This is a predicted structure of a 101-nucleotide RNA (Guanidine-I riboswitch aptamer) from Fervidibacillus halotolerans. The coordinates come from a structure-prediction model, not an experiment, and the mean pLDDT is 80.

RNA sequence: CUUAAAGUUUUCUAGGGUUCCGCAAAUGAUGAAUUGGUCUGGUCCGAGAGAAAACUCACAGCGAAAUCGCUGUGCCACGGAGGGAUAAAAGCCCGGGAGAU
Numbered sequence: 001c002u003u004a005a006a007g008u009u010u011u012c013u014a015g016g017g018u019u020c021c022g023c024a025a026a027u028g029a030u031g032a033a034u035u036g037g038u039c040u041g042g043u044c045c046g047a048g049a050g051a052a053a054a055c056u057c058a059c060a061g062c063g064a065a066a067u068c069g070c071u072g073u074g075c076c077a078c079g080g081a082g083g084g085a086u087a088a089a090a091g092c093c094c095g096g097g098a099g100a101u
Base pairs, nucleotide, nucleotide: 007055008054009053010052011051012050015045016044020042021041022039023036024035025034027032057074058073059072060071061070062069063068076096078099082094083093084092
């Protein structure tokens, strides 16, 4: 010094908390408001280094056509502290960052 499709989106998962709902507690007396995530949960957030799909990109082959179609290939990845967003937190974002090898 290496910088790359190591692309985009969606649905999920590991994980995460507590706005809303539910649940629990004590009020209260049926209208409700308070507290609790040291409540399993639904909603919610959610992976570069987790999964799947669609699109896209590169390369190869084949077909046929005029720049298209089909098939196949793509597979590396240890990692803080700190800060930020949201109600809040996090494998979210800074960040395939600093650093390590």